The RNA shown here (transfer RNA) has 71 nucleotides and comes from a Blastocatellia bacterium. NCBI's taxonomy places the organism under Bacteria, Pseudomonadati, Acidobacteriota, Blastocatellia. The sequence is in RNAcentral, with records from ENA and MGnify. Its mean pLDDT, the model's own confidence on a scale to 100, is 82. It matches the Rfam family "tRNA". Rfam links the family to the GO term triplet codon-amino acid adaptor activity.
RNA sequence: GCUUCGUUGGUCUAGUGGGAAGACGGUGGCUUGCCAUGCCGCAGACAUGGGUUCGAUUCCCAUACGAAGCU
Numbered sequence: 001g002c003u004u005c006g007u008u009g010g011u012c013u014a015g016u017g018g019g020a021a022g023a024c025g026g027u028g029g030c031u032u033g034c035c036a037u038g039c040c041g042c043a044g045a046c047a048u049g050g051g052u053u054c055g056a057u058u059c060c061c062a063u064a065c066g067a068a069g070c071u
Base pairs, nucleotide, nucleotide: 001070002069003068004067005066006065007064010024011023012022013021018054026042027041028040029039030038047063048062049061050060051059
C1' cells in the first nucleotide's frame, strides 16, 4: 500500500428497512429487626459524515478505530 471483517447503554450480547431487546452493573420503592436474596419500577446505547428511500441501527460511499490476510 491492497483486500476482508467488525464498531449497539458503564460491561457483555441480540436485532434487522417501519416498535432498539436481554443479562450484569447503577438507582428508587416493597419485602426483612438489619444485610443479603427475592419482587416491581426508572435512567442509560446504534463510531462520524454523506447518499438511496416516504422511512436507515439495517442498504451504498467515505473517514476514524480495531482485527485478520497478502505484498